RNA sequence: ACCCCUGUAGCUCAGUGGAUAGAGCACCUCUCUCCUAAAGAGGUGGCGCAGGUUCGAUUCCUGCCAGGGGUA
Numbered sequence: 001a002c003c004c005c006u007g008u009a010g011c012u013c014a015g016u017g018g019a020u021a022g023a024g025c026a027c028c029u030c031u032c033u034c035c036u037a038a039a040g041a042g043g044u045g046g047c048g049c050a051g052g053u054u055c056g057a058u059u060c061c062u063g064c065c066a067g068g069g070g071u072a
Stems, first nucleotide, its partner, number of pairs: 001071007010025004018055001027043005048064005
């Protein structure tokens, strides 16, 4: 330099055009307990950035950024 893959919650991952974007773990609050743990209930929190297509984009297209892999 070129090619491929990935980027969604604090972490690991779903969701691949449409209705309030979900799960597990973690975190916070409450219940329970002498206390802690466990268990139960509730809650906070997110689509890498910019542009385009579309009535509508996390999803499709382009560029950039970041990470990983490959060729030279």